[in-house]
Annotation:
Model confidence (mean pLDDT): 78 of 100. Predicted 3D model of a 118-nucleotide RNA (SAM riboswitch aptamer (S box leader)) from Kriegella aquimaris. It was read from a public genome assembly, where an Rfam model found it. Lineage of the source: Bacteria > Bacteroidota > Flavobacteriia > Flavobacteriales > Kriegella.

RNA sequence: AAGUUAUCAAGAAAGGCGGAGGGAUUAGACCCUGUGAAGCCUUAGCAACCCUUUGCCAAAAGAAGGUGCUACAUUCUACCUGGUUUCGAAUUCGUUUCGGUAUCCCGGCAGAUAACAA
Numbered sequence: 001a002a003g004u005u006a007u008c009a010a011g012a013a014a015g016g017c018g019g020a021g022g023g024a025u026u027a028g029a030c031c032c033u034g035u036g037a038a039g040c041c042u043u044a045g046c047a048a049c050c051c052u053u054u055g056c057c058a059a060a061a062g063a064a065g066g067u068g069c070u071a072c073a074u075u076c077u078a079c080c081u082g083g084u085u086u087c088g089a090a091u092u093c094g095u096u097u098c099g100g101u102a103u104c105c106c107g108g109c110a111g112a113u114a115a116c117a118a
Stems, first nucleotide, its partner, number of pairs: 003116006013043005021032003026078004044070004049066002051062004074110001079107001082104003086100005
């Protein structure tokens, strides 16, 4: 480094420097941005993963420290299992079969964060 576990539709700002990009990339969309992007610094805030206290545990409280975060659901979609809807085709005309659109759910892939591990 790969990895394991948990969480991810909530929450939370301003100033200075900077000067054109950014929202993880692969693809497609959409959005933010000279009314100042990314990045860096300062202060503030949010969260509660580690942490502190109580507790047999589950859990509850806390916020000094380690972290992370402070546009849009992880910005949305992609793979898969089903359901609903509607269109078309087939039909043995049955609560049937197949394909397309939209939508919802389940799971996965990928990503982010924390702790552990090596």